[in-house]
Context: one part of a larger RNA
Molecule: small-subunit ribosomal RNA, 5' domain
Organism: Candidatus Cloacimonadota bacterium
RNA sequence: GGACUAACGCUGGCGGCGUGUCUUAGCCAUGCAAGUCGAACGCUUCGUAGAGCUUUUGCUUUACGAAGAGUGGCGAACUGGUGAGUAACGCGUGAGUAAUCUGCUCCCGAGAGGGGGAUAAUUCAGUGAAAGCGGAACUAAUACCCCAUAUUGUCGCAGGUAUUUUACCUGUGAUAAAAGAUGACCUCUGAUUUAAGUUAUCACUUGGUAAGGAGCUCGCGUCCUAUUAGUUUGUUGGUGAGGUAAUGGCUCACCAAGACUACGAUAGGUAGCCGGCCUAAGAGGGUGAUCGGCCACACUGGGACUGAGACACUGCCCAGACUCCUACGGGAGGCAGCAGGCUAGAAAUUUGCGCAAUGGGCGAAAGCCUGACGCAGCGACGCCGCGUGGAGGAUGAAGGCCUUACCGGUUGUAAACUCCUUUUGGAAAGGAUGAAGUCCAAAAGAACCAAUAAUUCUUUUAGAUGACAGUACUUUCAGAAAAAGCUCCGGCUAACUCCGUGCCAGCAGCCGCGGUAAUACGGAGGGAGCAAGCGUU
Numbered sequence: 001g002g003a004c005u006a007a008c009g010c011u012g013g014c015g016g017c018g019u020g021u022c023u024u025a026g027c028c029a030u031g032c033a034a035g036u037c038g039a040a041c042g043c044u045u046c047g048u049a050g051a052g053c054u055u056u057u058g059c060u061u062u063a064c065g066a067a068g069a070g071u072g073g074c075g076a077a078c079u080g081g082u083g084a085g086u087a088a089c090g091c092g093u094g095a096g097u098a099a100u101c102u103g104c105u106c107c108c109g110a111g112a113g114g115g116g117g118a119u120a121a122u123u124c125a126g127u128g129a130a131a132g133c134g135g136a137a138c139u140a141a142u143a144c145c146c147c148a149u150a151u152u153g154u155c156g157c158a159g160g161u162a163u164u165u166u167a168c169c170u171g172u173g174a175u176a177a178a179a180g181a182u183g184a185c186c187u188c189u190g191a192u193u194u195a196a197g198u199u200a201u202c203a204c205u206u207g208g209u210a211a212g213g214a215g216c217u218c219g220c221g222u223c224c225u226a227u228u229a230g231u232u233u234g235u236u237g238g239u240g241a242g243g244u245a246a247u248g249g250c251u252c253a254c255c256a257a258g259a260c261u262a263c264g265a266u267a268g269g270u271a272g273c274c275g276g277c278c279u280a281a282g283a284g285g286g287u288g289a290u291c292g293g294c295c296a297c298a299c300u301g302g303g304a305c306u307g308a309g310a311c312a313c314u315g316c317c318c319a320g321a322c323u324c325c326u327a328c329g330g331g332a333g334g335c336a337g338c339a340g341g342c343u344a345g346a347a348a349u350u351u352g353c354g355c356a357a358u359g360g361g362c363g364a365a366a367g368c369c370u371g372a373c374g375c376a377g378c379g380a381c382g383c384c385g386c387g388u389g390g391a392g393g394a395u396g397a398a399g400g401c402c403u404u405a406c407c408g409g410u411u412g413u414a415a416a417c418u419c420c421u422u423u424u425g426g427a428a429a430g431g432a433u434g435a436a437g438u439c440c441a442a443a444a445g446a447a448c449c450a451a452u453a454a455u456u457c458u459u460u461u462a463g464a465u466g467a468c469a470g471u472a473c474u475u476u477c478a479g480a481a482a483a484a485g486c487u488c489c490g491g492c493u494a495a496c497u498c499c500g501u502g503c504c505a506g507c508a509g510c511c512g513c514g515g516u517a518a519u520a521c522g523g524a525g526g527g528a529g530c531a532a533g534c535g536u537u
Stems, first nucleotide, its partner, number of pairs: 006537005013386006019379002021344001026342003030339003035074003040071002043068011081297003090222008100214003105210001107208005113147004122137003126133002152176010180202006189195002223269003230260003235257008272294004276287004299320005322333004350376001352375003358372001359370004389420004399411004424482001426477005434468001437465003441461007485530005490511003496525005506513002
C1' cells in the first nucleotide's frame, strides 16, 4: 500500500445493489416450516331440493353440496440448516462397470380373464389420571390373497457369435402379472333408452429403450510433526458358502503366511473439499463468508423397518444425559428450518407481507400446501452514485488570531448584500413493467369417434388474476431553504504560529519529544488530507 461476514471511538442527508452469531454442533417459551387426492373406498354429521309414510312431533328414501375422522395412493429420501466429525476414493480431475439399480417422465411392444377371505372407520361393553390399550359384532376398495394366460422377464440346459468369466443371438424346460375410475353415447351386443355394450381420458400389469439420478472400482493430486520407526491377525491372499441391486474379508468355515513402511507406514495434531475469493508484475502466498457443486451431521450412541430411493432434521425402536406432565403406576420432547428468547461474546436483524412471479408436492382439473422463494423492515456492515448550492460581490466590514513602531498581515469572496437554480428531502396530482402464462365463458376449425355427444388441440373475442405498492417513475408547488464531519500538521509524511505547562502533566507506529523561549504535551488561531464518513484495533 491492498483487503475484510469486522468490532470500537467521534460524526451522520438520500438512494441503488449486496450483506448480517466468525463465540456456545450451548439450551430453548410461542407460532409457522409437508401435504394432497371424493375422478380409489366405505362411513358419520349438517344443509338445500324432491318423493313416500304419518293426526302432529317426526320417520324413510333419492339427488346435490359442505365438513369430519378412517382405509387406500403419491409425496414426505426434495427443498431448507449447520460444518461437529472426517487426512478419507471424503473432495478435485480423468477413466471403468462384461460387477450394478433406477419411482415419476419420453418413446416402442404385449396384456388387463376368473374367483376368494378379511380389516380400519362405525357400534357395543371394558380398562387407564393421561398418553393410550386390548375384546366382541358389522362393512368397502385402485388395500390383501388364489387360479389362469406369458409378447417378454428370471433360473436351468444345449448350440452359435463375440472385445472369450458374467456380454449378444437361437432352441428348450420350469417359474412369475394386473384394477379400476370419470365423462359421453346408442354405431355394435344385450336390451327396459341404459349397461354388463361402445368410445375418450386417466390409472393398472409385464417387457425393451432413452434421459436424468444413484451405487461401486481404479490412475493422479490433496496440511503439520521423526522430540511418532516400526505397524497389522479378518490382518494379506486362496477355496467354498452366505449376503448385497452389484464386485469385494463385506461376513463366515477351512487353508497358506502374508500385507504396509524413510518414495514416511503407524501414531499424534489440525482441517469439511472444490469452483472460487484476497494479494502479487508474475511465480507464488493466504483463504474456503455470501452464490454454485460434492460430502458429512440432525440432543449423544446404536439399530433396523417401509420404500424406486433412507439406515431417514420436524418417521420408528433401544440405551444415555437433560427438560416438562403425572392420580407416582406411567408418559411427552429435541430450532445445526423461519422468526424469536436465554446464555456466551468485541460483535450481527422482524415472533413482518404474499404465494402475484420462479421452483417443488398432490390432483383429470379447479385448486390446496410451500418461513423454498419473491418482497418489505432493522444495521453507514460493504461497494457504488448523488447532495449539503451557483454566479456576482472589497468600506478587503465586524469579530478572532498574529504582529518587528498599533503600521500592518491573516481568516477572506469567506460573510453581509444582489441575482439565479431546486438535484435530494417536504407537500400534492397522475401512476407502472414485472402477466409470460394460467383459469373461466362463448364462437370457429381440427384430431378421436358410429356420432353434430364427450374429450383434447389451435385460433378469436369478453372477463378474472400483483405481496411488493399508491412503491418506482413523471409532473407541479414552496423555499437556499432541511443536510459536514473526522484525523493530522518534528522527520518518515502533505500541513506553523501564539499561549499554558516545566523530565510534571502528557505524547508515541519507529526514531524519539517534555528539566522556562516545546512547530512533538494541552488549548487557540491558521493550515493539510479524506469526506457521510474519518480514525483506531